[in-house]
RNA sequence: ACAGUAAAAGGGCAGACCUAUUGAAAAAUAGGGGCGCAAAGUCACAGGUCUAAAGCACGUUUAUGCUAUGACGGCUGGGCUUCCUGG
Repeated sequence: ACAGUAAAAGGGCAGACCUAUUGAAAAAUAGGGGCGCAAAGUCACAGGUCUAAAGCACGUUUAUGCUAUGACGGCUGGGCUUCCUGG
C1' cells in the first nucleotide's frame, strides 16, 4: 500500500417504534429500543431525495403552483481520518 469471502478478541454505532422537547414542515436532540453497520467516523464537494415557513406567481377568498436560504452522510460517488486480521 492492497484485501477481508473466513475466524477471533476488546470495544463502538444504533433502524422501525414509544416518550419528552424544539421546529411551519422535513427533521433534529435526549431517554428507552435494536433492524442492521468495518467506516452506520467525519466534510453538504458532485448527483439524488424530503420539506416549503418566508418570498414570488395566480386568485375575491379558501386554495394551488414555483422556489432552499431548511434538512437527509443509515441513498450513490468523492475528500480526510481510522480498530482488528487470515493474507
Molecule: c-di-GMP-I riboswitch aptamer
Organism: Oceanobacillus halotolerans